[in-house]
Molecule: SAM riboswitch aptamer (S box leader)
Organism: Alkalicoccus saliphilus
């Protein structure tokens, strides 16, 4: 980079560096010289994967719980949103707003190539 598969309305910031952007991408929207990105250090959250105890099973199958060893995250719901139906309100064939599904897209964790 690609493929499979789980999860995404909980939760967690501060100092140093720098010095103008940043929130993937569209369109809004918001953060940002009362200092963005990046880097660094110490803090936190969380519990996918590694572990441990128990239960429980044909199963390394599944649940609780402990702990914090590999990751990953600490503005706004993945910020919202885009594609397709569904219900409805208004205007009048077809578009607008709403609120629901599911799908892309993406982000992470785990397994493959």
């Nucleotide at each position: 980079c690609u493929c499979u598969u789980a999860u995404c309305c909980a939760g967690a910031g501060c100092g140093g560096c720098g010095g103008a952007g940043g929130g993937a991408c569209u369109g809004g929207c918001c953060c940002g010289a009362a200092g963005a990105a990046c880097c660094c250090g110490c803090g936190g959250c969380a519990a996918c994967c590694a572990u441990c105890a128990g239960g429980u099973g044909a199963a390394u199958u599944c649940c609780u719980g402990g702990a914090a060893g590999g990751u990953g995250c600490c503005a706004a719901a993945u910020c919202c949103u885009g594609c397709a139906g569904a219900a409805u309100a208004c205007a009048a064939u077809u578009g607008u707003g709403u609120u629901c599904u599911g799908a892309a897209a993406g982000a992470u964790g785990a397994g493959a190539g």